RNA sequence: GGGCGAAUAGCUCAGUGGUAGAGCGCUUCGCUUACACCGAAGAUGUCGGGGGUUCGAAUCCCUCUUCGCCCA
Repeated sequence: GGGCGAAUAGCUCAGUGGUAGAGCGCUUCGCUUACACCGAAGAUGUCGGGGGUUCGAAUCCCUCUUCGCCCA
């Protein structure tokens, strides 16, 4: 330098055009002598940045950044 893949909640990930989600974690309450387990409730997101297409974009297109793999 070229090719491919990845970036979404604190962590691991799902979601391929129509209200952003799950598990774990966190907070509060119940339970317990207490802790854990369990039960109930709750909070949290510039969907990596910018631009474009569209009535509507996490999702499609362009570009930039970061990370991984391969080729040279």